[in-house]
Source information
Bacterial RNase P class A, 392 nucleotides, folded computationally.

RNA sequence: UCAGACGGCCGGGCGGCUGCGGCGGGCGGCGCAAGCCGGCCCGUCGAGGAAAGUCCGGGCUCCACGGAAACACGGUGCCGGCUAACGGCCGGCGGGGGCAACCCCAGGGAAAGUGCCACAGAAAGCAGACCGCCGAACGGGCUUUGGCCCGUGGCAAGGGUGAAAGGGUGCGGCAAGAGCGCACCGCGGGACCGGCAACGGGACCGGCACGGUAAACCCCACCGGGAGCAAGACCAAAUAGGGAUGGCGCGGGCCGGGAAACCGGUCCAGACGCGUUUCCGCGUUGCCGUCCGGGUCGGUCGCGCGAGGCGUCCGGCAACGGGCGUCCCAGAGGAAUGGCCGCCGCCCGCGCAAGCGGUGCACAGAACCCGGCUUACAGGCCGUCUGACGCU
Numbered sequence: 001u002c003a004g005a006c007g008g009c010c011g012g013g014c015g016g017c018u019g020c021g022g023c024g025g026g027c028g029g030c031g032c033a034a035g036c037c038g039g040c041c042c043g044u045c046g047a048g049g050a051a052a053g054u055c056c057g058g059g060c061u062c063c064a065c066g067g068a069a070a071c072a073c074g075g076u077g078c079c080g081g082c083u084a085a086c087g088g089c090c091g092g093c094g095g096g097g098g099c100a101a102c103c104c105c106a107g108g109g110a111a112a113g114u115g116c117c118a119c120a121g122a123a124a125g126c127a128g129a130c131c132g133c134c135g136a137a138c139g140g141g142c143u144u145u146g147g148c149c150c151g152u153g154g155c156a157a158g159g160g161u162g163a164a165a166g167g168g169u170g171c172g173g174c175a176a177g178a179g180c181g182c183a184c185c186g187c188g189g190g191a192c193c194g195g196c197a198a199c200g201g202g203a204c205c206g207g208c209a210c211g212g213u214a215a216a217c218c219c220c221a222c223c224g225g226g227a228g229c230a231a232g233a234c235c236a237a238a239u240a241g242g243g244a245u246g247g248c249g250c251g252g253g254c255c256g257g258g259a260a261a262c263c264g265g266u267c268c269a270g271a272c273g274c275g276u277u278u279c280c281g282c283g284u285u286g287c288c289g290u291c292c293g294g295g296u297c298g299g300u301c302g303c304g305c306g307a308g309g310c311g312u313c314c315g316g317c318a319a320c321g322g323g324c325g326u327c328c329c330a331g332a333g334g335a336a337u338g339g340c341c342g343c344c345g346c347c348c349g350c351g352c353a354a355g356c357g358g359u360g361c362a363c364a365g366a367a368c369c370c371g372g373c374u375u376a377c378a379g380g381c382c383g384u385c386u387g388a389c390g391c392u
Base pairs, nucleotide, nucleotide: 001388002387003386004385005384006383007382008381009380010379012344013343014342015341016340017339018338020046021045022044023043024042025041026040027039028037029036030035048363052374053373055372056371057370058369059368060228061227062226063225073224074223075222076221077220078092079091080090081089082088093107094105095104096103097102108219109218113217114216115213116212117211130159131158132155133154134153137152138151139150140149141148142147167185168184169183170182171181172180186208187206188205189204192201193200194199232301233300234299235298242292243291244290245289246288247287248286251268252267253266254265255264256263257262270285271284272283273282274281308327309326310325311324312323313322314321315320345361346360347358348357349356350355
C1' cells in the first nucleotide's frame, strides 16, 4: 500500500423566534368545599438503537389451587459458568469451512422397539449373481492323452445402478476370488493417565461385527397452572329494577301462611295511561319521602426511583458480581415531541474555479415496565488482528 476478519461507538452540530404536552412555582378567575381553568407569567423536562416484530424470559395484577407424585400435552437438549429468569450471554469441547485472522452447527439416544429409504438397479436390510470371472471338486460327453465342452456349482475382485451396495491400499494366496493370511491406515473394545465436566491421550486386545434417518413415531433428562394494564383497585350523577323503613290511601271472591293484626298469590270490578268521544285492544294498579345496596356516564389510582444511567476502584480469562461517588432522565387520554430562519458539516447536480442550486440528510417513532432474540438502517468514527507485496 492492497485485500480481509472481529469488536465497540455515533446516528447531523450550534444559535434565534414560535407552537404543543408533562411537572413545579407565582398571579388571576370559578366554586360552599374538595378542587378545576384550552386564563396569564416564570422555571424545567420532552423518543430510539432499534421505541418495530410481539418470538422467548421475568416483574406486577386478577382468577384457580391442601401437599406430593404419576399420566397427558407443550418446550428445551454437548459441558461448565453467569443471571431474577431464559430457547439469552460468556468460556470451553467435538464436527465442518477458510492459507490465516476467524466463521458455521436442532450438537442427547439408531447394540430398547416400530416405521421409512423415492427413482434407478439383479439385489436397499435375514444383503445381493444382471453383465462378468472360474472349471480346482463331483457327474456326463469328445479326444490326436496335451486338453476341450456341458451340467451340479464356486466367486463380492472388475463393470453397471444409486445419496447409500457391509472397510481402504499393497503383497501373499487361490481354479477364480474373498480379512482367507500379513503390513500400514481406518474401525470397535479398552486397563491406566489428564480434565469439575463435555472430552482428550492411550499400553494392550479384536479381522471387522454394528448402513442411514429421531426438524419420523419413540426413549431419556430437565422445565412449564390460566389470563393479561381493555390486568386490576377506588370514588360515584341519573333511570329502571332490588332491600329496609315512615306517612297517607285501600272494593269483592277464592287459595296459602298465621292465634290475630297482617302478608303473599290469583280472578273479577273500579281507577289511570295510550291526543279526544263510543266500542274493542294493550299497559299500569298504590302515592309521596328517607336510608342501604349496586354500579352506568364520568373521574382518580395503577403510571414512572428503576433487576436505573454515568464515573471510578476491586474480584473474575469473560459473561458478570461487589464497594464508593454522582444524576433524576417523556409519560397518556385517540395519543405532545412540530414549524420557520441563520451559520457550519455531509450527499447529489451544474461549473475550469470561486461558487450556485436542491420538499436533499438513512431506518423509524414510546403507550404497564424490564432482560434478550430477530428484523430495518444513508453516512461516519475508533480499536485489535490476519494474509500478500514493498522498504529499513
The prediction has a mean pLDDT of 75. It was read from a public genome assembly, where an Rfam model found it. It matches the Rfam family "Bacterial RNase P class A". From the family's description: Ribonuclease P (RNase P) is a ubiquitous endoribonuclease, found in archaea, bacteria and eukarya as well as chloroplasts and mitochondria. The model forms 96% of the base pairs in the Rfam consensus.